[in-house]
RNA sequence: GAAGCCGUCCGGGCGGCCGCUGUUCCCUGAAAGGGGAAGAGAGGAAAGUCCGAACUCCGAAGGGCAGGGUGCUGGAUAACGUCCAGGAGGGGCAACCCUACGGAAAGUGCCACAGAAAACAUACCGCCCCUAACGGGGUAAGGGUGAAAAGGCGAGGUAAGAGCUCACCGCCCCGGUGGCGACACCGGGGGCAUGGCAAACCCCACCCGGAGCAAGGCCAAAUAGAGGGACGUUUGAGGGCUGCCCGCCCGAUGUCCCUGGGUCAGGCCGCUGAAGGUCCCGGGCAACCGGUACCGUAGAGGAAUGGCCGCCGUCCCGACCCCGCGAGGGGAGCGGGAUACAGAAUUCGGCUUACAGGACGGCUUCGGGA
Numbered sequence: 001g002a003a004g005c006c007g008u009c010c011g012g013g014c015g016g017c018c019g020c021u022g023u024u025c026c027c028u029g030a031a032a033g034g035g036g037a038a039g040a041g042a043g044g045a046a047a048g049u050c051c052g053a054a055c056u057c058c059g060a061a062g063g064g065c066a067g068g069g070u071g072c073u074g075g076a077u078a079a080c081g082u083c084c085a086g087g088a089g090g091g092g093c094a095a096c097c098c099u100a101c102g103g104a105a106a107g108u109g110c111c112a113c114a115g116a117a118a119a120c121a122u123a124c125c126g127c128c129c130c131u132a133a134c135g136g137g138g139u140a141a142g143g144g145u146g147a148a149a150a151g152g153c154g155a156g157g158u159a160a161g162a163g164c165u166c167a168c169c170g171c172c173c174c175g176g177u178g179g180c181g182a183c184a185c186c187g188g189g190g191g192c193a194u195g196g197c198a199a200a201c202c203c204c205a206c207c208c209g210g211a212g213c214a215a216g217g218c219c220a221a222a223u224a225g226a227g228g229g230a231c232g233u234u235u236g237a238g239g240g241c242u243g244c245c246c247g248c249c250c251g252a253u254g255u256c257c258c259u260g261g262g263u264c265a266g267g268c269c270g271c272u273g274a275a276g277g278u279c280c281c282g283g284g285c286a287a288c289c290g291g292u293a294c295c296g297u298a299g300a301g302g303a304a305u306g307g308c309c310g311c312c313g314u315c316c317c318g319a320c321c322c323c324g325c326g327a328g329g330g331g332a333g334c335g336g337g338a339u340a341c342a343g344a345a346u347u348c349g350g351c352u353u354a355c356a357g358g359a360c361g362g363c364u365u366c367g368g369g370a
Stems, first nucleotide, its partner, number of pairs: 001366010012312007020041002023038006043341001047352002050350005055212004062246004067208005072086005087101001088099004102203002107201002109197003124143002126139005151169002154166003170192001171190008216269004226259006238250003276295003280291004313339006320331004
């Protein structure tokens, strides 16, 4: 210098004018209201609403079934499908990255086309033997089909062949050693029986009650009066009660439906101090945990946090000047353009996705120079 890998952070600044939403205070006014001042007012993702929780209500959220989720090991955490550390497999020269990564000898099912055959088998071409030939028998080395063809490769063996036999590798079983464990290594045995798919049903292990701040609570107001219909009163209508069942409870001045009518679509709380953040110290490989100090930061609710102008910053393009044969380097700051994704709505931990442009740190490979 080129190409790449990993991580962290920023994501416009200043000024002027005009506005918006809360809070506190002042003036004025009988009140409604009006005027003014101070201070506060979006994000790294506030987003998608995909997971997990806090909180709230529902009925004793008790049992069973159904259903859903997760799926190598150990740890972290309030919890998780998240994170950290490791194992195994795969990709990359490397830094590093990716993995739904339990079970296919419990059962069922599927494997398009091609192919003889897609799985308790079978033989198209070929090879070998017998036969004059037709044909019969042996074989699974070689060819062909396919995403995938019944261990691989070499030697022996044979009529030709074949784990038929042997060495090595792979697979299965057993044992030992190390490790908390996933697993690794070593030794012995078995000629190999068991093709693939579980993001197919299924089996195994573990987890899950439902609804969500329009949860829910308080205040105010209203649910009046009327017409019609259905069911039912212990032989129980209907409801609580969530997918279903069991079990439990309420229930007759009852319950449900329709017509028509009325009231509210109002105020307050929940509401923001949060499993909160920053610095430092200690423990831990790490995720994270413990402690001191400091900071404490929107709470609106049809929903504010904005608009215009000027100057500057950052980036891109073009032009200018100087050096150089050139590739290129330096200077001045001229003209034009761009300045993103996006918008809190109870809160928090994650994941995923979007993003003009920029900064920093660590590492790898290659090339050049000393």
Bacterial RNase P class A from a Nitrospirota bacterium, 370 nucleotides, folded computationally. Lineage of the source: Bacteria > Pseudomonadati > Nitrospirota. The prediction has a mean pLDDT of 76. The RNAcentral record of the sequence draws on ENA. Its Rfam family is "Bacterial RNase P class A". By type it is a ribozyme. Rfam links the family to the GO terms tRNA processing, dimeric ribonuclease P complex and ribonuclease P activity. The gene name in the source record is rnpB.